The prediction has a mean pLDDT of 81. Large-subunit ribosomal RNA, domain I from a Candidatus Daviesbacteria bacterium, 544 nucleotides, folded computationally. Lineage of the source: Bacteria > Bacteria candidate phyla > Candidatus Daviesiibacteriota. Rfam family: Bacterial large subunit ribosomal RNA. The RNAcentral record of the full RNA draws on ENA.
[in-house]
Context: one part of a larger RNA
RNA sequence: CGUACGGUGGAUGCCUUGGUCGAAAGUACCGAAGAAGGACGCAACAAGCGUGCGAUACGCUCUGGGGAGCUGCUAAUAAGCUUUGAUCCAGAGAUUUCCGAAUGGGAUAACCCGGUCGAUUUAUCGAUCACUGCUAGCUCAAUUCAUAAAGCUAGUGGAGGGUACGCGCUGAACUGAAACAUCUAAGUAGGCGCAGGAAAAUAGAACAAUCGUUUAUUCCCCCAGUAGUGGCGAGCGAAAAGGGAACAGCCCAAACCAGCUCCGUAAGGAGUUGGGGUUGCAAGGCCAACAGUAGCGAUCUAGAAAAGGUAGCAGAAUCUGCUGGAAAGCAGAACCCAAGAGAGUGAUAGUCUCGUAAGCAAAACUUAAUCUAGCGCGGUUGGAUCCUUAAGUAACCCAGGACACGUGUAAUCCUGGGCGAAUCCAGCAAGACCACUUGCUAAGGCUAAAUAUACUUUCGGACCGAUAGUGAACUAGUAGCGUGAGCGAAAGGUGAAAAGAAGGGCGAGACGCCCAGUGAAAUAGAAACUGAAACCGUAUGUUG
Numbered sequence: 001c002g003u004a005c006g007g008u009g010g011a012u013g014c015c016u017u018g019g020u021c022g023a024a025a026g027u028a029c030c031g032a033a034g035a036a037g038g039a040c041g042c043a044a045c046a047a048g049c050g051u052g053c054g055a056u057a058c059g060c061u062c063u064g065g066g067g068a069g070c071u072g073c074u075a076a077u078a079a080g081c082u083u084u085g086a087u088c089c090a091g092a093g094a095u096u097u098c099c100g101a102a103u104g105g106g107a108u109a110a111c112c113c114g115g116u117c118g119a120u121u122u123a124u125c126g127a128u129c130a131c132u133g134c135u136a137g138c139u140c141a142a143u144u145c146a147u148a149a150a151g152c153u154a155g156u157g158g159a160g161g162g163u164a165c166g167c168g169c170u171g172a173a174c175u176g177a178a179a180c181a182u183c184u185a186a187g188u189a190g191g192c193g194c195a196g197g198a199a200a201a202u203a204g205a206a207c208a209a210u211c212g213u214u215u216a217u218u219c220c221c222c223c224a225g226u227a228g229u230g231g232c233g234a235g236c237g238a239a240a241a242g243g244g245a246a247c248a249g250c251c252c253a254a255a256c257c258a259g260c261u262c263c264g265u266a267a268g269g270a271g272u273u274g275g276g277g278u279u280g281c282a283a284g285g286c287c288a289a290c291a292g293u294a295g296c297g298a299u300c301u302a303g304a305a306a307a308g309g310u311a312g313c314a315g316a317a318u319c320u321g322c323u324g325g326a327a328a329g330c331a332g333a334a335c336c337c338a339a340g341a342g343a344g345u346g347a348u349a350g351u352c353u354c355g356u357a358a359g360c361a362a363a364a365c366u367u368a369a370u371c372u373a374g375c376g377c378g379g380u381u382g383g384a385u386c387c388u389u390a391a392g393u394a395a396c397c398c399a400g401g402a403c404a405c406g407u408g409u410a411a412u413c414c415u416g417g418g419c420g421a422a423u424c425c426a427g428c429a430a431g432a433c434c435a436c437u438u439g440c441u442a443a444g445g446c447u448a449a450a451u452a453u454a455c456u457u458u459c460g461g462a463c464c465g466a467u468a469g470u471g472a473a474c475u476a477g478u479a480g481c482g483u484g485a486g487c488g489a490a491a492g493g494u495g496a497a498a499a500g501a502a503g504g505g506c507g508a509g510a511c512g513c514c515c516a517g518u519g520a521a522a523u524a525g526a527a528a529c530u531g532a533a534a535c536c537g538u539a540u541g542u543u544g
C1' cells in the first nucleotide's frame, strides 16, 4: 500500500409530532365583584412538566352531550370509581391561600404588625378600615340666625394591565449624496401620554371650469414615477377626473317667547330652565293661514325572533386466491358514488377504521338581522320693515411648521409674538395679485359601514424537513452565563406489536461477552432506522 472483516463516528437517505408564509369567515378589551403576571401549595406512591386546581386544592354542584370504560404527560403497583351512566366534551355556578394597581399600617414582592364591630368551642373565625374626582346630605367659628374653611356620611367613578393595530406630543443617528454643510435617512427608530375593539377622519367658507344629474369621510385600483419639487444633485413625489368597496346624515350657539333666581329706586341687566331654531338660488326670528301626518330613528324601554356560535348525531359500497412476517400489492370476480378530500391500519385501501358529500341537532349561555308596541324626532304656503346667524376671530406683519411643494411668483392649512376687520348692500375660495364669473358660508359639536391588527376556526403552499424551519419538533425563553439591563444553548427516529430477552454459562462486576428464547430481521438489544468519511484495529497478500 492492497484485500477481507470489524471498531469508532454520525454524514447521507427516508420520516414528522414542529415551524413558516398566506387566504376566507368569525370574535375582540380585562380590572377594587381585586386584573395581567406570579409565589407557595394540592396526588396512595409525586422529583420535573402542564392555557390542571386552590385549604371544598389533578378537584365540588347543576344542566346538556356521550355510552364503556376510567384515575394527565406516565409505565408498574396499590386502592378505588363506573349502565343508579363514570372518565370525557360543552354551558352555567361554587370555592378561589399569599403577592401583585394592592388599597388598614409597614416592608428587602409572595412577609411582619394592627384598629373597630360581630360570633365563639376563648384555639380562633367572619366583616370592615388606603388615596382621590363628582353628586347629595349632615356637623360647625369669629357672630344671634346663617355661612366659609374643615370634617363626617352615603352614592357613583378613577387608579393597574394589554402582542399587534390607532391618535397626539416629543424626536435622533448611522446611512445616501460615491467627501460634506442645505437635502436624505425620516417625522423613521426611540421616549411620553391617551383610547378602542377598532381608532382616526367625516356632512362644504368643497371640487370643478364656463360643462357639471361631481356631491360627507375612509379604503382599494388607476391616473403616474406623470404634473411638480430638488446643492434642479442624491433624491422626494402629488391631485383632479375615471373604475370599485361601503354608504347616513344630524345636533347646538344666536335672534324671539315664557318661567324662576339675583342685582337695581326705576328703566333695565345678569344667570338659569323650557320653548324656538340650524341655513347659501340664503335661512331663521317676527306676522298671517293650513296641517296634526308623509316619514325617520344610530337613543331608550318591553316583547317576539330568522340565522349563527359554544358539545354533538347520522352517514353508501368487497370478497376469494397467490407472494409475504404482515396485503392495502398481484390475479380473478363484484359493488357504492351528491361520498375517488385526507389520515390511519403489519407494504400502495373509494367499499377495514376515522372521516368525506348531501343532511340533522341545544337544557344552558351567547351574537343578533328583522318585526311589534311604547318613546323620541320630524311639516307646508305667503309676507313690508326690523332683528339674528359663533371676535381678540379672519386678514395683515415678523418667526416657524404642515402641505409632493427646500421662500420660491407661493396660494391653502397650523402655531408663537404684534396688529386687528366686515358682519348679508356681508364674507371666503377658485395656487401671487386685480377685474369679471362661478362655487361656498369659517371662527361650536356628534356620527355606523367599507379600513388596520391580534386571536379563534377552516383551508392552502413549484415553503423547511432536525447545523433546515421559530431561539425553542424534546421539562425552551428551559439549562447555563451576567451585579444588572440582558444574553441564551445542545438535545427527534428500537419494532408492526415490548413480543423489552425466562433460564443457563464466563466473570469481582459491567450499560460486558457466549448460549437459549422473542421477532421477518437482534450487524433492529434499548449508547438501538439507514450507518458515508476522517481515525483505530485484526487477518492476509505484496513491496522496501
Stems, first nucleotide, its partner, number of pairs: 001541007013529001014493002018464002020461009029161002037099003040054003044077001048073002050058001060093006069081003104113003114129006131158009165196001166194005176183001180231001204215001206214001207212001218245004228236002249446003256275008280424001282389004286383005295377003300374005307367004312360002318333005334351002336340001342354003396418007405431001426441005480487002503515004